Transfer RNA from Candidatus Sungbacteria bacterium RIFCSPLOWO2_02_FULL_51_17, 73 nucleotides, folded computationally. Lineage of the source: Bacteria > Bacteria candidate phyla > Candidatus Sungiibacteriota. It was read from a public genome assembly. Its Rfam family is "tRNA". It is annotated as a transfer RNA. Model confidence (mean pLDDT): 82 of 100.

[in-house]
């Protein structure tokens, strides 16, 4: 310098022939217990990396940028 993959909750991540943003762990509250753990019930927490474009509508499609990893030179 060129190319590829990836970026979603505190962590690990699912979600695509474009339309409801989800799960596990963690956190909080309640029940249970003498108490803790486990268990059960409920809850909070997300500008889906940033900016722009296409579209009635974008996590999803297109472009640029940023960052991580890998390959080639």
């Nucleotide at each position: 310098a060129g190319g590829g993959u990836c970026a979603u909750a505190g962590c690990u991540u699912a979600g695509c022939u474009g339309g409801g943003a989800g799960a596990g762990c963690g956190c909080c509250u309640g029940c249970c217990u003498u108490a803790c753990a486990a268990g059960c019930a409920g809850g909070a927490g997300g500008u889906c990396g940033u900016c722009g474009g296409u579209u009635c509508a974008a996590u999803c499609c297109c472009g640029a940028c940023u960052g991580a990893c890998c390959c080639u030179a």